Large-subunit ribosomal RNA, domain I from Nitrososphaera sp., 519 nucleotides, folded computationally. Lineage of the source: Archaea > Thermoproteati > Nitrososphaerales > Nitrososphaeraceae > Nitrososphaera. It matches the Rfam family "Bacterial large subunit ribosomal RNA". The family has 102 seed sequences and 51,934 matches in Rfam 15.1. Its family is annotated with ribosome and structural constituent of ribosome in the Gene Ontology.
[in-house]
Context: one part of a larger RNA
């Protein structure tokens, strides 16, 4: 000298500890659309000095107004420079003006977010006057297409699965919905949502599998209009004017309407029709006026800043008080009911909105009788051919060829057909809740704590890719910057003093393990 060990001192490196700006989930008897009065979503601007975010549009880190609030402000962002306000400013809440380009983009053309001509797209609805659509939205929901992978241990019916996806369309929910239902000789009485019934009846290369109803039990409850009989213009809409606070209400004037407007009338113990009682009671409408609740920003809101001690610093220890409808929480130089905000409780109020009074306007109900009149048609229903579906011939639907009754009437009751029974009345049309879902509010958690939680505590950024798209990592001085003046060295980084601070914690800077280097 060189490897190995072992010990100590570094240095590298960022585990593991503590913390939290962030997320994940629930819940809510919060809320639930936005657009041609130009949206979402982006170009580009705009500041004294401004590259970025954030706000704001050429009236451009923002104008008026009204209302809180009441001493500081001129964002993040702590600097220079200059400014504003107790003539109430920043800030916060309503409400208006502005609001450049592109983009449903809509005068035409372009995608170079631009140009050019000069006042403007298209469709649809009305006589005009004017209306309406389009485009976007996390998801949830209807409807119209509609798969393979996979299972059947191959594979073709079958499964996946009416699922992924595409298209339309709504609405804060949406769909469905007042029996041409069930049921089973007892009956229930739209409709949805939940439990159970039930992995049960049924289907099925009876093979992998798929797969109900009723009935019980709960949440929720709710009904109504029409066509038709009979009357036959008694009717509606739009504009003006006139009253009125509004509904209306009267006039006129286009329009609509005998191809039916409005009266009446809606179910199977009907209902027109006729006969007789009986009245203004129901129900809708609207809101000048009274009353009352809810409602922005916000207001008050108790009680130790007591006395030794350690300490950089009391919120600690000890001793001694007080509050509590408030001891949820969070800050503050360490662990604070009584120091700050706040918390329990209580209060005020603009737009707006509820309900209730009362006042308007607008609107009738029942008994009997049963002669005649009505009750939804290319539809109940049959046949082939198909789809769905647990539905087998017996769910539901399509298509194409038959094709009906008519109250002495028609559907159904799980093979048909026939009789009886029981049940209902199709081919018209609206209907809250309970249900589902989370862009957003708001709370909460025996949910994580920076290789976790969301991909992101920093980002849909940086980079990547022609694009479509794919997509990351970086958190922590201190209590406060007091962020290390000043002085040796040095070309400079840096080192050495000095200095700040409890403490160098020295700035990718809290503790800093191990692996790896060095002595």
């Nucleotide at each position: 000298a060189c490897u190995c060990u072992a010990u100590a001192a570094g240095g590298u490196g960022g585990a593991a500890g503590a913390c939290u700006u962030g997320g994940c989930u629930u819940g809510a008897g919060g809320c639930g659309c936005c657009g041609a009065u130009g949206a979402a979503g982006g170009a580009c601007g705009c500041g004294g000095c401004u590259a970025a975010c954030u706000g704001c549009g050429a009236a451009a880190u923002g104008c008026c107004c009204c209302g809180g609030c009441g001493a500081u402000c001129c964002g993040u962002a702590u600097g220079c420079a200059g400014g504003a306000u107790u003539u109430g400013a920043a800030c916060c809440g309503g409400g208006g003006a502005u609001c450049u380009c592109c983009g449903a983009a809509u005068c035409g053309g372009a995608c170079u977010u631009c140009c050019g001509c000069u006042u403007g797209a298209a469709a649809c609805c009305g006589a005009a006057a004017g209306g309406u659509u389009a485009g976007g939205a996390a998801a949830c929901c209807c409807a119209g297409g509609g798969a393979a992978u996979u299972g059947a241990a191959a594979c073709g019916u079958c499964u996946u699965a009416g699922u992924a996806c595409c298209u339309g369309g709504a609405g804060g929910a949406a769909a469905a919905g007042a029996a041409a239902u069930c049921a089973a000789u007892u009956g229930a009485g739209a409709u949805g949502c939940g439990g159970c019934c039930a992995g049960u009846a049924a289907g099925a290369g009876c093979g992998a599998c798929u797969g109900a109803a009723a009935a019980c039990c709960g949440c929720g409850g709710a009904c109504g209009a029409c066509a038709a009989a009979c009357c036959g213009a008694a009717u509606c809409a739009g504009g003006c004017a006139a009253u009125g606070a509004a509904a209306a209400u009267u006039g006129u004037c286009u329009g609509g309407a005998a191809u039916g407007u409005g009266g009446g009338g809606u179910u199977a113990u009907g209902g027109a029709c006729c006969u007789c009682u009986u009245u203004u009671u129901a129900g809708g409408c609207c809101u000048c006026g009274c009353u009352g609740g809810g409602a922005a920003a916000c207001g008050c809101a108790a009680a130790g800043u007591g006395c030794a001690c350690u300490g950089g610093a009391a919120c600690g220890u000890g001793c001694u008080g007080c509050g509590a409808a408030a001891c949820a929480g969070g800050g503050u130089g360490a662990c604070a009911g009584c120091c700050c905000c706040g918390u329990a409780g209580c209060g005020a109020u603009a737009a707006c909105u509820c309900a209730g009074c009362a006042a308007g306007c607008u609107g009738u109900a029942g008994a009997g009788g049963u002669a005649u009149c009505c009750u939804g048609a290319g539809u109940a229903c049959u046949g082939c051919u198909c789809c769905c579906c647990g539905g087998a011939u017996a769910c539901g639907g399509a298509g194409c060829a038959g094709g009906a009754a008519g109250u002495u009437g028609g559907g159904a009751g799980a093979u048909a057909c026939u009789a009886a029974c029981u049940u209902c009345c199709a081919a018209u049309c609206g209907u809250a809740c309970a249900u589902a879902c989370g862009u957003c509010u708001c709370a909460a958690g025996a949910c994580c704590g920076a290789u976790a939680g969301c991909g992101u505590a920093c980002a849909g950024u940086a980079c990547c890719g022609u694009g479509a798209g794919g997509g990351a990592a970086c958190g922590u001085u201190g209590a406060a910057a007091a962020g290390a003046a000043c002085c040796c060295u040095u070309g400079a980084c840096a080192g050495g003093g000095a200095g700040u601070c409890a403490a160098a914690a020295g700035a990718g800077c809290c503790u800093g393990a191990a692996a790896c280097c060095u002595u």